[in-house]
Context: one part of a larger RNA
């Protein structure tokens, strides 16, 4: 140097699994429940299957008896017509006794007596006789129809894992039959209620990772780099209306403040002088404006119109905005003119749906209407404010798919704020003296261990904290060397300078890195090495699926709470290293 055997496992971000952790998806699964929205089920009421009797109470129709007092009047005159006579030995007035109505005056009916007359026409009154006969009207009481509702009850519908017999050798099934129950239950249809049992789904975004908190639309300023425009979870504040006068238009006026002087009166009320000049005021934030006032006040009003507008700014569109000037008709002014709301930029919401008023518009054979169209207006914290739906929360560690190193968490990268380590200055301490030590207020650098920031490589995988093995490096040096200064007498020490050859602990508790504690030791040194070192072990924590306490949650579950228990794979190709051998 070349080729081998045999060994190691540092490295080839070794090899396995399009990472399970983390975000994303207007993905997906299951679970949850006081999301939503519907369905089973259960349940209410109707009506049918579904009948008969009696009885209770209503309702309605017919019959039949009754019922009916304003004042005046002999008196409890319903209304209307007919009508001059009606009723009575088939028992009249009257008396007795009972019952009903009542406005307490009375009327009407039964029953015994009794024995022969009672009552209209007459007077008063809007209406005249219940003397007679007919219809009707208000309640009423009786019995009947239909029917509504509750009760009893009845068999023949329906029902029967009751007895027995049959088909029949049968704990099924059908039949007969005695039994029991019963117009219920039970089912059909419609109805109202409930209703994670079950089932569809929703459960927004932005975001120096995600959540958790903030925010989403519109005004103003600033950021913005002297035209416009311009971003950030940059700096600051407003708005979601108000006003019939706080709108037009004529005419008029001038604020505040200082300092003097006046009763009550004061730092600040009304009143005067004087000086200052826009600091005042402008319904409401800011920003620009505003004395020709847009500010503040008086009169008259209603243009806080109607049709419409040449032309422009502004804007991806949807839209915002400004407008002279023209018809008509108005208010103010003498007039000339001004007025199409308000000093101005904020005070808002698209379609679709659906109400209201209106129209010489359509009108499904024709004439209406109904519905629709225009025109006016109204109904969304549709505030996730260009509004997915009229209607919608949550858990997943039992999980699942894509996908991202576009985005966390370990390591590493940049930074060093933060950390360690040094250095300037020197107030003071150090009895005196800053500077033997110590060193305030400040300033200035080092390193790259600490916590952090930033999202650069890696999410088709770069195993994670502690131990045990092996280590190696750096010196800002624990020991051991060798010096300087000392507020070093020795003995001990402080500091400060060289100096990395070697060396630098065993046990307790704890998973521990640490840490306290025991005892040793010349010392038990500080980092870096992917917080060295899991294709070298382990596997006590954390970080899966069971389970439990507390603790939060209505729950499903959930906790940088806590216990307990829990599958570490790899036969070395190359590089590197450590033996050996050949050429």
């Nucleotide at each position: 140097c070349c080729c081998g055997c045999g060994g190691c496992u540092a490295g080839a971000c070794g090899g396995a699994a399009a990472g399970a952790c983390c975000c994303c998806g207007u993905g997906c699964a299951c679970c949850u429940u006081u999301a939503c929205u519907g369905c089973a089920g259960c349940u209410u009421u109707g009506c049918a299957u579904u009948g008969g009797a009696c009885u209770g109470u209503g309702a309605u129709g017919g019959a039949a008896u009754u019922u009916g007092u304003g004042u005046a009047g002999g008196a409890u005159a319903g209304c209307u017509g007919g009508g001059a006579g009606g009723c009575u030995a088939u028992g009249a007035a009257g008396a007795g006794u009972a019952g009903a109505c009542g406005c307490u005056a009375g009327u009407u009916u039964g029953c015994u007596u009794g024995g022969a007359g009672c009552c209209a026409u007459c007077c008063u009154u809007g209406a005249a006789a219940u003397a007679c006969c007919a219809g009707c009207c208000u309640g009423a009481u009786u019995g009947u129809a239909u029917u509504g509702c509750g009760g009893u009850u009845c068999u023949a519908a329906c029902c029967u894992a009751g007895g027995u017999c049959c088909c029949u050798u049968a704990u099924c099934g059908g039949g007969a039959u005695c039994g029991g129950g019963g117009a219920c239950c039970a089912u059909g249809c419609a109805u109202g209620g409930u209703a994670g049992g079950c089932a569809g789904u929703u459960u927004g975004a932005c975001u120096g990772g995600g959540g958790c908190g903030g925010u989403c639309u519109c005004c103003u300023c600033c950021c913005a780099a002297a035209g416009a425009g311009u971003a950030a979870c940059g700096g600051a504040g407003g708005a979601g209306u108000u006003c019939g006068a706080a709108g037009g238009u004529u005419c008029g006026c001038u604020a505040g403040g200082u300092a003097c002087g006046g009763u009550c009166g004061g730092a600040c009320a009304u009143c005067g002088u004087a000086c200052u000049g826009a600091u005042a005021g402008u319904g409401c934030a800011u920003u620009g404006g505003c004395a020709u006032a847009a500010g503040c006040g008086a009169g008259c009003u209603u243009g806080a119109c109607u049709g419409c507008g040449a032309g422009a700014c502004u804007g991806a569109c949807g839209g915002g905005u400004c407008g002279a000037g023209c018809a008509g008709g108005u208010g103010c002014g003498a007039a000339a003119g001004c007025a199409g709301g308000a000093c101005a930029a904020a005070g808002u919401g698209a379609u679709c749906c659906g109400g209201u008023g209106g129209u010489u518009c359509u009108g499904a054979a024709u004439g209406g209407a109904a519905g629709g169209g225009c025109c006016a207006u109204c109904g969304c914290u549709c505030a996730a404010c260009g509004g997915a739906u009229a209607a919608a929360a949550g858990g997943u560690a039992c999980g699942c798919c894509g996908g991202g190193g576009a985005u966390a968490a370990c390591a590493g990268g940049c930074u060093g704020a933060u950390c360690u380590c040094c250095c300037c200055c020197a107030a003071g301490a150090g009895u005196u003296c800053a500077u033997a030590u110590c060193g305030a207020c400040g300033g200035g650098g080092a390193g790259g261990u600490u916590u952090g920031g930033c999202a650069c490589c890696u999410c088709g995988a770069u195993g994670u904290c502690g131990g045990c093995u092996c280590a190696u490096c750096a010196c800002a040096u624990c020991c051991u060397g060798g010096g300087g200064c000392u507020g070093u007498a020795g003995c001990c020490g402080g500091u400060c300078c060289c100096a990395a050859g070697g060396g630098u602990a065993u046990g307790g508790c704890u998973g521990u890195u640490c840490g306290c504690c025991a005892u040793u030791u010349a010392a038990a040194g500080u980092g870096g090495u992917a917080c060295g070192c899991g294709a070298g072990c382990u596997g006590g924590g954390u970080u899966u699926a069971g389970a439990a306490c507390g603790u939060c949650g209505u729950g499903a579950g959930a906790c940088a709470g806590u216990u307990u228990g829990g599958u570490c794979c790899c036969u070395a190709u190359c590089u590197a290293c450590c033996g050996u051998g050949g050429g």